[in-house]
Context: one part of a larger RNA
RNA sequence: GGCGUACGGUGGAUGCCUGGGCAUCAGACGCUGAGGAAGGACGUGGGAGGCCGCGAUAGGCCUGGGGGAGCUGUCAACCGAGCUGUGAUCCCAGGGUGUCCGAAUGGGGAAACCCGGCCGGGGUGAUGCCCGGUCACCGGUGCCUGAACAGUGGUAUAGGGCAUCGGGAGGCACGGGGGGAACUGAAACAUCUCAGUACCUCCAGGAAGAGAAAACAACAGUGAUUCCCUCAGUAGUGGUGAGCGAACGGGGAGCAGGCUAAACCGGGUGCGUGGGCGAGUCGGCAGACGGUGCGUGCCCGGGGUUGUGGGAGUGUGUGGUGUCUGUGCUGCCGCGCAGGCGCGUGUGCUCGAGUGGUGAGCCGAAGGUGUUGGAAGGCACCGGCGCAGUGGGUGAGACCCCCGUAGGUGAACACCGCUGGGUGGGCGUGCACACAUGUCCCGAGUAGCGCGGGGCCCGGGAAAUCCCGUGUGAAUCGGCCAGGACCGCCUGGUAAGCCUAAAUACGUCUGGUGACCGAUAGUGGAUGUGUACCGUGAGGGACUGGUGAAAAGUACCCCGGGAGGGGAGUGAAAGAGUUCCUGAAACCGUGCGCCC
Numbered sequence: 001g002g003c004g005u006a007c008g009g010u011g012g013a014u015g016c017c018u019g020g021g022c023a024u025c026a027g028a029c030g031c032u033g034a035g036g037a038a039g040g041a042c043g044u045g046g047g048a049g050g051c052c053g054c055g056a057u058a059g060g061c062c063u064g065g066g067g068g069a070g071c072u073g074u075c076a077a078c079c080g081a082g083c084u085g086u087g088a089u090c091c092c093a094g095g096g097u098g099u100c101c102g103a104a105u106g107g108g109g110a111a112a113c114c115c116g117g118c119c120g121g122g123g124u125g126a127u128g129c130c131c132g133g134u135c136a137c138c139g140g141u142g143c144c145u146g147a148a149c150a151g152u153g154g155u156a157u158a159g160g161g162c163a164u165c166g167g168g169a170g171g172c173a174c175g176g177g178g179g180g181a182a183c184u185g186a187a188a189c190a191u192c193u194c195a196g197u198a199c200c201u202c203c204a205g206g207a208a209g210a211g212a213a214a215a216c217a218a219c220a221g222u223g224a225u226u227c228c229c230u231c232a233g234u235a236g237u238g239g240u241g242a243g244c245g246a247a248c249g250g251g252g253a254g255c256a257g258g259c260u261a262a263a264c265c266g267g268g269u270g271c272g273u274g275g276g277c278g279a280g281u282c283g284g285c286a287g288a289c290g291g292u293g294c295g296u297g298c299c300c301g302g303g304g305u306u307g308u309g310g311g312a313g314u315g316u317g318u319g320g321u322g323u324c325u326g327u328g329c330u331g332c333c334g335c336g337c338a339g340g341c342g343c344g345u346g347u348g349c350u351c352g353a354g355u356g357g358u359g360a361g362c363c364g365a366a367g368g369u370g371u372u373g374g375a376a377g378g379c380a381c382c383g384g385c386g387c388a389g390u391g392g393g394u395g396a397g398a399c400c401c402c403c404g405u406a407g408g409u410g411a412a413c414a415c416c417g418c419u420g421g422g423u424g425g426g427c428g429u430g431c432a433c434a435c436a437u438g439u440c441c442c443g444a445g446u447a448g449c450g451c452g453g454g455g456c457c458c459g460g461g462a463a464a465u466c467c468c469g470u471g472u473g474a475a476u477c478g479g480c481c482a483g484g485a486c487c488g489c490c491u492g493g494u495a496a497g498c499c500u501a502a503a504u505a506c507g508u509c510u511g512g513u514g515a516c517c518g519a520u521a522g523u524g525g526a527u528g529u530g531u532a533c534c535g536u537g538a539g540g541g542a543c544u545g546g547u548g549a550a551a552a553g554u555a556c557c558c559c560g561g562g563a564g565g566g567g568a569g570u571g572a573a574a575g576a577g578u579u580c581c582u583g584a585a586a587c588c589g590u591g592c593g594c595c596c
Stems, first nucleotide, its partner, number of pairs: 001595009015581001016546002020517002022514009031170002039101003042055003046079002049075003052059001061095006070083003106115003116135007137167009174205001175203005185192001189239001215222002226253005236244002257499003260443001264302010280289002282334006307477001309442004313437007322341007345428002351422001353419007361409003367382005383400002385389001391403003448472007458484001479494005533540002553580001556567004
């Protein structure tokens, strides 16, 4: 020195555990903000710090409810000083306070800082100083004021002032819009793909978007939209490569339909025109008036909303047409308009009521003895409860020890939902129907078309349908669009206006579940974690769990400067001693054996 063996050291694998994660299901809830948010900084306790709570009223203040003996959060003990049956601590609800920064908004600024104006108050002899309130910008509305130019208009417009209402920002997921890659794949690469993805940006909501056929379909029919399963990796498309990839139909979830524009009538207003008396003032008759008419633009009200086309207007017919008041120049008859009452009709809102849920809680059955052991919940014996034998804890394995569980029960206050009736207010309706029609209306720089693009399964193709840019540019129901170029027939529909719940997406909370993980796993994070640390910055981003049932965490003695150890003591165990459960291997020693 090597090999072997025994005993150790080191190390932290393995086993077991779990205060943390992951996935999924169900239920509930879903916007917040100038009344200052989200998120922070700094403070705040008798005693240093982290976390949590709170805000100069600062481990807390007030009120209401619950609860019932201890309490002054936690790491985390110790000391001190207190509170509490006159009900504390604690839990729930409502309110109050809420420094400074932050949209940040009096001005500034290198966020949490600096400096002001005005009004009121405090303090001082006075100033400095302190406290409370207020002062940003943009938009709408109302009122006040009010130019220049043009030289004819006005309570004109711009501008200014005051008041009032609103906006701003956040929400890292989900939604809609505007922009929009490349790596990559095609085994290279350019069309193509990745992908309308990532990313940037605007805007909104608790959902958003879409939505009530100018739709599909095929000679039979369906009947808004959305979502799921299927149709189907089909039909297609495609350097016919890689790839991309429908629809019809069928089955489900959920279901809901409405309002306008125009024609026509009335009123108001602007402009134009007109001097007509044979126009017009609702109709008839009579009287009276006569700057009242006509055309056109705009505004308001009525009317009207459809595709077996609908409506307006006119004409005819049938049925209905309560009552009172006022009014349309006057009187009578009729008619119209406005209002009250009555009748009819449908919808939403508010208040109150009932009912259910959520936000604290409360009640809640039934076991002893012996034995092993440190400890009984194990074993033995004898019992009990069960609408409760899910689960967790307790010194090993507990239906009957504890918390719970099944089942019941509970809210002053706040919030959410449901129900039908009533009250008050608001809206609509107050003629309806049928027939006829050479009248009028039925959404225009629109549809269509040319050119250039985009989007559809569809890459320019035979390329419809949809959208955008640009140019051109119709028709009004005897119209127009679509049914995959185009034409005819046939069929379906009625564009160029608007709104619309639910089924769907996502998040948070509460609860359940797991052939999910068990500390190199599972979240990056079981531990002071988005922390330490790194980076100018955007950003990157950890390591680290386990004594024991209970600290009972080794009084005292000895060696040592200490570290550490030996006794003694605790404990079931100390070879469980804070580097602590188990304690593998590499690696390092010591003894012994053998070999060189």

The part of an RNA shown here (large-subunit ribosomal RNA, domain I) has 596 nucleotides and comes from Actinopolyspora mortivallis. The RNAcentral record of the full RNA draws on ENA and SILVA. Its mean pLDDT, the model's own confidence on a scale to 100, is 80. The organism belongs to Actinopolyspora, within Bacteria.